[in-house]
Context: one part of a larger RNA
């Protein structure tokens, strides 16, 4: 010199983008708030609005918008977060075979008849609470059978085995209705194939220690057979007696890996914060359930440590999600708006969630821009400071005067600016489906509605130089020397050193660099 997720010391005008509990306690955590939706799967109505009915108070009616709570079904495994472990097939690159896969897309074939319970709810008991039991009723796209089987599965002349759920709209035409039929959308069953994404092998890469030299009993291997979506000592029974190591086994230390990032001509080197992939973990330690998919952060069981509640019998918790608190520290933000845009979940959709996300606060914590005025002014002012006392420097520097300019800041005003046209609603035209000009869908036009930032951005206008500089340094390295004060004291120092009466090396004035920052520490190359 360069660089930092920096801190500290003085000082600090706007603005735009970024970053912000690293090194420390993967330290404990009040309160809120982060995952739900679906009434188009259902039986129902605890509240709300409406309607009907009873004079009215108030009642009573699922009749209607809708909907607590339950049942069910998708989601909850995404998304955030963190870096404890982990030297590992952890990860990175190249390749392989024994396999999974809801949601989504091509296509093929179906969706017939049937049962039996169970929540809710009624009624009771226990409990201080968390919750717990008994009696009865009820309903599905919950659950279980039959029936069929293009394809799938097992065995393989031939045979066996296994499946669904309805829901929602229109309509000629039968029916008092309910509905039947038609037909269109959305589901649901089986199977093939994609895409995406996921498990599983194998090679090679990348830390330090030999003052760590041997390790190794499921260890190697092979037969058989469990297990698994699937290859395997995965797992077990037997059987043989192998496997790795000086090309570093085992051990011990350190350590999440990579794209990358600093530096460096480079080669290398020292890092993995912010963004991305991938892994790990989730109070510790272990365990499985559900499920396409978890061994699941806001899920269960078990144990343990720890805080809470208690009527002492028992219960309850898990911020390494945004916030934000107390400990720890040199040291890291706000208990802030919106779902408007981009994404996710759920829904036919309206539309519901959404600390993912856009946003706004705070913090010179970095990076960049911009400003603290600009010509002109010689009596070369007064003050400093030097002196050979003649005078020189500071110096057009300042300042008035006189001529300007008005950026940002302050102020008043517009600005409903761009972000938002898509998607959706209504209206039309067109096209498929279709018996149909319903109803669906597909495309097109048009019409209305939707902003947290934010009265922000950005534009105008009026005043007026007005509101805006500081900090280290001057012996050599290194740019900057002279007075005056001190007198080995004060004190200063990165390293070689300075100060004991004329100190360029402390103080201080005068000078130099950099500038909203300068310096200091610590760290890298």
């Nucleotide at each position: 010199g360069a660089u930092u997720g920096a801190a500290c010391g003085c000082u600090g005008g706007c603005g735009g983008a970024a970053u912000g509990c690293u090194u420390u306690u993967a330290c404990a955590c009040a309160u809120g708030c982060a995952a739900g939706u679906c009434g188009a799967g259902c039986g129902g109505c605890a509240g709300c609005a409406c309607g009907g009915g009873g004079c009215a108070a108030c009642c009573c009616u699922g009749g209607u918008g809708g909907c607590g709570a339950g049942c069910g079904g998708c989601g909850a495994a995404c998304g955030g977060g963190u870096g404890a472990g982990u030297a590992a097939c952890a990860c990175a690159u190249c390749g392989g075979a024994a396999c999974g896969u809801a949601c989504c897309c091509c296509g093929u074939c179906g969706u017939g008849g049937g049962g039996g319970a169970u929540a809710a709810c009624g009624a009771g008991u226990c409990g201080a609470a968390a919750g717990a039991u008994u009696c009865g009723c009820u309903a599905a796209u919950a659950c279980c059978g039959c029936a069929u089987a293009c394809g799938a599965c097992c065995c393989g002349a031939g045979g066996g085995u296994g499946a669904a759920a309805g829901c929602g709209g229109g309509g000629a035409u039968c029916g008092c209705a309910a509905g039947a039929c038609c037909u269109c959308g959305c589901g649901c069953g089986a199977c093939u194939g994609g895409a995406g994404c996921g498990g599983c092998c194998g090679a090679u890469g990348g830390c330090g220690g030999a003052u760590u030299a041997g390790c190794u009993a499921g260890u190697u291997g092979g037969u058989g057979g469990g297990g698994u979506a699937a290859a395997g000592g995965c797992c077990c029974a037997c059987c043989a007696a192998g496997g790795c190591g000086a090309c570093g086994a085992u051990c011990c230390g350190u350590a999440g890996c990579g794209g990358g990032u600093c530096u460096g001509a480079g080669a290398g080197g020292a890092c993995g914060g912010c963004c991305c992939g991938c892994c790990a973990c989730a109070c510790u330690g272990g365990g499985a359930c559900u499920g396409a998919g978890a061994c699941a952060c806001g899920g269960c069981c078990c144990a343990g440590a720890c805080u809470c509640c208690u009527a002492c019998g028992g219960g309850a918790g898990g911020c390494a999600g945004c916030a934000g608190u107390g400990g720890g520290g040199a040291a890291u933000u706000u208990u802030g708006g919106a779902c408007a845009a981009u994404g996710g979940g759920g829904g036919c959709a309206a539309c519901c969630c959404u600390g993912a996300u856009c946003c706004a606060g705070c913090c010179a914590u970095u990076c960049c821009g911009c400003g603290u005025g600009a010509g002109u002014g010689a009596a070369g002012a007064a003050g400093g400071c030097c002196u050979u006392c003649g005078g020189g420097u500071u110096g057009u520097a300042a300042a008035a005067g006189c001529u300007c300019u008005u950026u940002c800041g302050g102020c008043a005003g517009g600005a409903a600016c761009g972000a938002a046209a898509a998607g959706g609603c209504g209206c039309u035209c067109u096209c498929u489906c279709u018996a149909a000009c319903a109803u669906a869908g597909g495309g097109g036009g048009u019409c209305a509605a939707u902003g947290a930032c934010g009265g922000u951005a950005c534009c105008u206008g009026a005043a007026g130089a007005a509101g805006a500089a500081g900090c280290a340094c001057c012996g050599g390295c290194u740019a900057a020397c002279u007075a005056c004060g001190u007198g080995c004291c004060a004190g200063c120092a990165g390293c070689c050193g300075c100060g004991g009466u004329a100190a360029u090396a402390c103080g201080u004035a005068g000078g130099u660099g950099c500038g909203a920052g300068c310096g200091u520490u610590a760290a890298u190359c």
This is a predicted structure of a 525-nucleotide part of an RNA (small-subunit ribosomal RNA, 5' domain) from a Rhodocyclaceae bacterium. Its mean pLDDT, the model's own confidence on a scale to 100, is 81. Rfam family: Bacterial small subunit ribosomal RNA. Its family is annotated with structural constituent of ribosome and ribosome in the Gene Ontology. It was read from a public genome assembly.